[in-house]
Context: one part of a larger RNA
RNA sequence: GGCGCACGGUGGAUGCCUAGGAGCAAGGAGCCGAUGAAGGGCGUGGUAAGCUGCGAUAAGCUGCGAGGAGCCGCAAACAGGCGUUGAUCCGCAGAUUCCCGAAUGGGGAAACCCGACCACCGAUAAGGGUGGUCACCCACCGCUGAAUCCAUAGGCGGUGUGGAGGGAACCUGGGGAACUGAAACAUCUCAGUACCCAGAGGAAAAGAAAUCGAACGAGAUUCCCUCAGUAGUGGCGAGCGAACGGGGAAGAGCCUAAACCAAUCGGGCGUGCCCGAUUGGGGUCGUGGGACUGACACAAGGGAGCCGCGCGUGUAGCAGAAUCGCAUGGAACGGCGAGCCAUAGAGGGUGAUAGCCCCGUAUGCGAAACACGCAACGCCCCGUCAGGAUCCCGAGUAGCACGGGAUAAGAGGAGCCCUGUGCGAAUCCGCCCGGACCACCGGGUAAGGCUAAAUACUCCUUGCUACCGAUAGCGCAACCAGUACCGUGAGGGAAAGGUGAAAAGCACCCCGGCGAGGGGAGUGAAAAGAACCUGAAACCGUGCGCUU
Numbered sequence: 001g002g003c004g005c006a007c008g009g010u011g012g013a014u015g016c017c018u019a020g021g022a023g024c025a026a027g028g029a030g031c032c033g034a035u036g037a038a039g040g041g042c043g044u045g046g047u048a049a050g051c052u053g054c055g056a057u058a059a060g061c062u063g064c065g066a067g068g069a070g071c072c073g074c075a076a077a078c079a080g081g082c083g084u085u086g087a088u089c090c091g092c093a094g095a096u097u098c099c100c101g102a103a104u105g106g107g108g109a110a111a112c113c114c115g116a117c118c119a120c121c122g123a124u125a126a127g128g129g130u131g132g133u134c135a136c137c138c139a140c141c142g143c144u145g146a147a148u149c150c151a152u153a154g155g156c157g158g159u160g161u162g163g164a165g166g167g168a169a170c171c172u173g174g175g176g177a178a179c180u181g182a183a184a185c186a187u188c189u190c191a192g193u194a195c196c197c198a199g200a201g202g203a204a205a206a207g208a209a210a211u212c213g214a215a216c217g218a219g220a221u222u223c224c225c226u227c228a229g230u231a232g233u234g235g236c237g238a239g240c241g242a243a244c245g246g247g248g249a250a251g252a253g254c255c256u257a258a259a260c261c262a263a264u265c266g267g268g269c270g271u272g273c274c275c276g277a278u279u280g281g282g283g284u285c286g287u288g289g290g291a292c293u294g295a296c297a298c299a300a301g302g303g304a305g306c307c308g309c310g311c312g313u314g315u316a317g318c319a320g321a322a323u324c325g326c327a328u329g330g331a332a333c334g335g336c337g338a339g340c341c342a343u344a345g346a347g348g349g350u351g352a353u354a355g356c357c358c359c360g361u362a363u364g365c366g367a368a369a370c371a372c373g374c375a376a377c378g379c380c381c382c383g384u385c386a387g388g389a390u391c392c393c394g395a396g397u398a399g400c401a402c403g404g405g406a407u408a409a410g411a412g413g414a415g416c417c418c419u420g421u422g423c424g425a426a427u428c429c430g431c432c433c434g435g436a437c438c439a440c441c442g443g444g445u446a447a448g449g450c451u452a453a454a455u456a457c458u459c460c461u462u463g464c465u466a467c468c469g470a471u472a473g474c475g476c477a478a479c480c481a482g483u484a485c486c487g488u489g490a491g492g493g494a495a496a497g498g499u500g501a502a503a504a505g506c507a508c509c510c511c512g513g514c515g516a517g518g519g520g521a522g523u524g525a526a527a528a529g530a531a532c533c534u535g536a537a538a539c540c541g542u543g544c545g546c547u548u
Base pairs, nucleotide, nucleotide: 001547002546003545004544005543006542007541008540009539015533016498017497020468021467022465023464024463025462026461027460029458030457031166032165039100040099041098042055043054044053046078047077050074051073061094062093063092064091065090070082071081072080105114106113107112115134116133117132118131119130120129121128136163137162138160139159140158141157142156143155144154170201171199172198173197174196175195181188185235211218212217222249223248224247225246226245232240233239253450254449255448256394260281261280262279263278264277265276266275267274268273269272286428288393289392290391291390292387293386294385295384296383301382302381303379310374311373312372313371314370315369317365318364319363323338324337325336326335339356340355341345347359348358349357399423400422401421402420403419404418405417430445431444432443433442434441485492486491505532508520509519510518511517
């Protein structure tokens, strides 16, 4: 030195565990903000570094309710307190709420600096302090008011629970890729996806036929199943991919513009008319409707808005059955024996596996306060018929041409829908559509607006699990993690769980540096001794044996 055996060290695999995660379902929840949000900075405790809470009233203040013996957070300890005159904890309502931040008096390198005005305090050397107001835009009202006569622009003031910023996904709109696929690649595809921007809500969007359909008919929108991988489309490649119809979920319909009438204001003049504006009435449709003229009716029905006795739900809670003995053991929840409850044998905890020990569970009950829902009465809204002369029925619109887009559809025979440019109608004997176009026939009534439900999502709440179990599980975070650390910055981004049933966390003695560490003693079932459950391997030793 090698091999073997034994015993150690190191190391942290494995097993077991779970405080965390994942998924699914339901929603009972779904916005917050100038009454200053989201998110922060700095403070705040007797001792107080961090986290949590809170805000100079600062781990808190007040009221109401619930609750009933302990309490002063994580988190020990000392000191000092509080509590049956009901504390702590929990719920509801309120008070306080520094500074930054949309940040809004001005500035600014966020959490800082510097002001003006009003009121009050202090003071006369006064420069200080406290409270309030002071950004911009928009709407409305009032005053004023140029070029320029009226006017307008502009200016000033007032009013506003108007705006501004934030929010995981869902939604609508405006923009909008590439990798990729086509076995290359350009049309095409990926895909109107990702991403950016704007906006809204608890949903959003859409929505009450200028719709489909086909000779029968349907009757707003949305969503699901189907039709159907069909009809089509397509370098007819890769691919893309309907609709009608059928079955379900849900179900709801309305308001205007105009004609006409009236009032007010302004203008024009021909002084009783015309024009314009505003307001009110009227009116809302496709068996065309309305105006207009005439006649009749005034209560039945409806309501998505307002109020709201009461009822229900939520935000704290309350009651809640039934077990003992023996032996083993550190401990009984396991074993043996004998019982009991059960609308409760879900689950968790307790010194091992507990229906009957504890918390609970089944079941039943509960609110001073606040919120939401339903809802009587009240409130609010809504007439019918006939006539057919005249008037009205949404204009740079429909339509046409060219260029695009969107429709499953790539310009095609390419309609329908949207519109950038140009031209440019009609008012019911009208106009649009039914896939070029024409005729006949059929359907509808554009160029204004609103509209629940069925649908989408989950930051949040609740429940569940033949999902993971610390290199797994959230593409990081079970632990004080978006932390430490890296980067000028945008940004990148960890590692790290487990003593024991209980600290009973080793009094005392010895070696040692008044160490570290160890040996006794003691605790404990066991040292499991905090570098703490188990404690594999690599790796490093000690002893013994064999061997070179």
Molecule: large-subunit ribosomal RNA, domain I
Organism: Fimbriimonadales bacterium